[in-house]
RNA sequence: AGUCCCGUAGUGUAGAGGCCCAGCAUACUUGGUUUUGGUCCAAGUGACCCAGGUUCAAAUCCUGGCGGGACUA
Numbered sequence: 001a002g003u004c005c006c007g008u009a010g011u012g013u014a015g016a017g018g019c020c021c022a023g024c025a026u027a028c029u030u031g032g033u034u035u036u037g038g039u040c041c042a043a044g045u046g047a048c049c050c051a052g053g054u055u056c057a058a059a060u061c062c063u064g065g066c067g068g069g070a071c072u073a
Stems, first nucleotide, its partner, number of pairs: 001072007010026004018056001027045006049065005
């Protein structure tokens, strides 16, 4: 330098145009249970890398940028 893949709660992930103001697990907070802790149960908190475009509608499709990774030289 070129080609390809990836970017979603603190962490790991699901999503493939509308059923999603984004689900699950874990983490954290509060309460219950327990002599205390842990386990278990219930409730709650918290996320779409950035900017444009397409569309009635975008986490999802397109373009550029940023970051990470793989391969080639």
Model confidence (mean pLDDT): 82 of 100. Predicted 3D model of a 73-nucleotide RNA (transfer RNA) from a Candidatus Woesearchaeota archaeon. Its Rfam family is "tRNA".